[in-house]
Context: one part of a larger RNA
RNA sequence: CCCUCGUUAAGGAACUCGGCAAAAUUGCCCCGUAACUUCGGGAGAAGGGGCGCCCCGGUAGGGUGAAGGCACUUGCUGCCGGAGCCCGAGGGGGCCGCAGUGAAAAGGCCCAAGCGACUGUUUACCAAAAACACAGGCCUCUGCUAAGUCGCAAGACGACGUAUAGGGGCUGACGCCUGCCCGGUGCCGGAAGGUUACGCGGAGUUGUUAGCCACUCUUCGGAGAGGCGAAGCAGUGAAGCUAAGCCCCGGUAAACGGCGGCCGUAACUAUAACGGUCCUAAGGUAGCGAAAUUCCUUGUCGGGUAAGUUCCGACCUGCACGAAUGGCGUAACGACUUGGGCGCUGUCUCAACGAGGGGCUCG
Numbered sequence: 001c002c003c004u005c006g007u008u009a010a011g012g013a014a015c016u017c018g019g020c021a022a023a024a025u026u027g028c029c030c031c032g033u034a035a036c037u038u039c040g041g042g043a044g045a046a047g048g049g050g051c052g053c054c055c056c057g058g059u060a061g062g063g064u065g066a067a068g069g070c071a072c073u074u075g076c077u078g079c080c081g082g083a084g085c086c087c088g089a090g091g092g093g094g095c096c097g098c099a100g101u102g103a104a105a106a107g108g109c110c111c112a113a114g115c116g117a118c119u120g121u122u123u124a125c126c127a128a129a130a131a132c133a134c135a136g137g138c139c140u141c142u143g144c145u146a147a148g149u150c151g152c153a154a155g156a157c158g159a160c161g162u163a164u165a166g167g168g169g170c171u172g173a174c175g176c177c178u179g180c181c182c183g184g185u186g187c188c189g190g191a192a193g194g195u196u197a198c199g200c201g202g203a204g205u206u207g208u209u210a211g212c213c214a215c216u217c218u219u220c221g222g223a224g225a226g227g228c229g230a231a232g233c234a235g236u237g238a239a240g241c242u243a244a245g246c247c248c249c250g251g252u253a254a255a256c257g258g259c260g261g262c263c264g265u266a267a268c269u270a271u272a273a274c275g276g277u278c279c280u281a282a283g284g285u286a287g288c289g290a291a292a293u294u295c296c297u298u299g300u301c302g303g304g305u306a307a308g309u310u311c312c313g314a315c316c317u318g319c320a321c322g323a324a325u326g327g328c329g330u331a332a333c334g335a336c337u338u339g340g341g342c343g344c345u346g347u348c349u350c351a352a353c354g355a356g357g358g359g360c361u362c363g
Base pairs, nucleotide, nucleotide: 001358002357003356004355005354006353007352008351010349011348014347019344027051028050029049030048031047036041038173052095053094054093055092056091061087062086063085064084068080069079070078071077072075096100108342109341110340111339112338113337114336115334116333120132121131136171137170138169139168140167141166142165148157149156150155174329175328176327177326179259180258181257184256185255186252187251188250189249190248193247194246195245199241200240204236205235206234207233208232211228212227213226215224216223217222260278261277262276263275264274287321288318299315300314301313302312303311
């Protein structure tokens, strides 16, 4: 010096990112307990008092209930009976110590705010949470060989279920609610019209050539080059007919999503209920708001402190809240997060002493 532990004057969070750690509280009985509340809770709220031993006395009282007795309806019967055993206050008197749940084991508490309703679940080995799940809500698919899922298939799950069922998605108890936009995208519906594949269809057209035309050469038999060209075969192929889809017409936002700008105006000023104008599919309703969201920002005012970039209450100028990617509240709950207070302390002022184990020295 390190680790683990014990004690500490005065002060008591001045420590620190933060009371981290430690200290404190702790059992049983009694008294007594607020806001708020979903009337269950909150509650062990908080805050107090008592607790040993001896005697009256194992007392009062309570539980269980043997032997024995009586009765008959004879039985694992009924009634009486109280032994033994067990539990056990309250009260009175007395005794000792600093101290009586005498050691050990055994909640610290309160106020306010955020988030999540709750009990649960999770990153096996750095995250336990405001993340996941959750009952409840809504949308949507599915009529049963269901939809969906696994499998090449057979087959299986769904389900030996049947729309009060099953699958998928979003939201997330409960309370009050959940506005406007269907132009884009998606989904759903649509008897017309436009476009559209294979296929059908064959107008034409191309190749080939039996034949024909005219040319050159000719040994007059023919040979060569050119043109036209039926049928057949082959290639190509227009119009026309033809489904879904797309276009188109509608619907739909608890589908994906979106929810404006400029200028002026009131008899102080300021502000603008009001007016004008441009754009849009429609221009953000309720509620909330410097917020887990506010850049400017330590906004401004109030509270709390001697002093407060945090915290709480307001204001609203919302850079860039907002309604099931839910909005706002909410009792209870939380090893969650934030601020404050009481208690308590070696966290600190500021360190000291002690114990055990290391380190170090010698061996």